[in-house]
């Protein structure tokens, strides 16, 4: 130094392509069920989407720059 993936809830990951109220699943918190715990079963909390900018009534989604992670490829010795 070229490319490619990817960052979104404590945690794993969708949702992006094709713009229009941010989801799921495990946690966590309450409750049920149990003599109790675990299992299960109801409910509920939590994220302004890596950071700026831009386009647009309207951006997690499009464009651009950065900044972190992974993988590949050249460089150098």
């Nucleotide at each position: 130094g070229g490319c490619g993936g990817g960052g979104u809830a404590g945690c794993u990951c969708a949702g992006c392509c094709u713009g229009a109220u941010a989801g799921a699943g495990c946690a966590g918190u309450c409750g049920g069920c149990u003599c109790a715990u675990a299992c299960c079963c109801g409910a509920u909390u939590g994220g302004c989407c890596g950071a700026g900018a831009g386009u647009u009534u309207a951006a997690a989604u499009c464009u651009c720059u950065c900044c972190c992670c992974c993988g590949c490829c050249a460089c150098c010795a």

The RNA shown here (transfer RNA) has 77 nucleotides and comes from a Candidatus Omnitrophota bacterium.
Rfam family: tRNA.